[in-house]
Context: one part of a larger RNA
């Protein structure tokens, strides 16, 4: 921009894409078959592998703004206690998130038309013949089915809901004047398991959107200070302490202020 007024929500599915895997074991059954050796079809069940999708409860990885330990050095006048730098200085753990080696699920079942093939009826050709007319069966393949996208599917689909004036001129589409600028959308702002930007989603005081604060979870692992014991390194008590990013809930303390623009006026 289009889709014969403008919006908003939910949809149909033309069409397109993805998937389509395999093995072992148990059973049927040591049955059918076979002199024996051997050894099934069909059917039922249980596992496993590879692959794919999703997820993070568990097991693990990472976790550079969490906690602790510790070396050197510089600084805060000294002690104590802290901070900076050294690849996050090094080391041990580790929340959320993101992940796989972890967890869940999937390729099931079925229908239709067929290939090779197997048949029925059956002439041409008194026989025979699956084929010439006609009718069956049959594949991991084809079309459906299953999962995803999908109306620019220009044959532009469907459903619900919402919104919009008076006068004058004109046969009418429409035009002029005045008036009001609808539904809704955008701008702007607070943000987000959304994201390169954009888009998408939530929220904007009639508000829990983010931050702060409060409480909790989780993590780390018993802070500082004081007391006490020890010549001392250090130990013990107050103390499962102190600190704590992303997690959960609450709370208007801070910031989402005030506003602006588009969109028309009942529609070939």
């Nucleotide at each position: 921009c289009g889709g014969a007024g403008g919006a908003u929500a939910c949809u149909u599915g033309a069409g397109g894409g993805g998937u389509u895997c395999u093995a072992a074991c148990c059973u049927u059954a040591g049955u059918a078959c076979g002199a024996g050796a051997g050894g099934a079809c069909c059917g039922g069940g249980u596992u496993a592998g590879a692959c794919g999708c999703a997820c993070u409860u568990c097991u693990g990885g990472u976790g550079u703004g969490g906690c602790a330990g510790u070396u050197g050095u510089c600084g805060c006048g000294u002690c104590a206690g802290c901070g900076g730098c050294a690849g996050c200085g090094c080391u041990g753990c580790g929340u959320a998130g993101c992940c796989a080696u972890g967890u869940g699920c999937g390729g099931a079942a079925g229908a239709g038309a067929u290939a090779a093939g197997c048949g029925c009826u059956g002439a041409a050709a008194g026989c025979a013949u699956c084929u010439a007319a006609g009718c069956g069966c049959c594949a991991a393949g084809c079309u459906c089915a299953u999962c995803c996208c999908a109306a620019g599917a220009u044959a532009u689909g469907g459903u619900g809901u919402c919104c919009c004036g008076g006068a004058c001129c004109g046969c009418g589409a429409g035009g002029u004047c005045c008036c009001c600028g609808a539904a809704g959308a955008c701008c702007c702002g607070a943000g987000g398991a959304a994201g390169a930007c954009u888009a998408c989603c939530u929220c904007g005081u009639u508000g829990a959107u983010a931050g702060g604060c409060c409480a909790g979870a989780g993590g780390u692992g018993u802070a500082a200070g004081c007391a006490u014991c020890g010549u001392g390194a250090g130990g013990u008590g107050c103390u499962a302490a102190g600190c704590u990013g992303a997690c959960u809930g609450g709370u208007g303390c801070u910031a989402a202020u005030c506003g602006g623009u588009c969109g028309g006026g009942c529609g070939g």